[in-house]
Molecule: transfer RNA
Organism: Carnobacterium antarcticum
RNA sequence: GGUUCUAUAGCUCAGCCGGAUAGAGCAAACGUUUCCUAAACGUUAGGCCGGGAGUUCGAAUCUCCCUAGGACCA
Numbered sequence: 001g002g003u004u005c006u007a008u009a010g011c012u013c014a015g016c017c018g019g020a021u022a023g024a025g026c027a028a029a030c031g032u033u034u035c036c037u038a039a040a041c042g043u044u045a046g047g048c049c050g051g052g053a054g055u056u057c058g059a060a061u062c063u064c065c066c067u068a069g070g071a072c073c074a
Stems, first nucleotide, its partner, number of pairs: 001073007010026004019057001028044005050066005
C1' cells in the first nucleotide's frame, strides 16, 4: 500500500434481505425471602446503535468518506 471483517447498555453479544417505543445474559440499584449473608424471585435504571454525509416517506440495518481494532496479501 491492497483486500476483508468488526465497532449496539458498565461487560459479552443478538437484532444487519429498511417499518421502529432498540433487546438478552451478566453486572448495578431497590424490594420479597432469611437472625445475617449468599442463593432464588420480582421491579427499576442504564444505549438516540464509532463519527460525518447521502439515498428514502422512513436507516442500527443500504451507499460513500473518516476513525479505531483484527485477519490475509504484498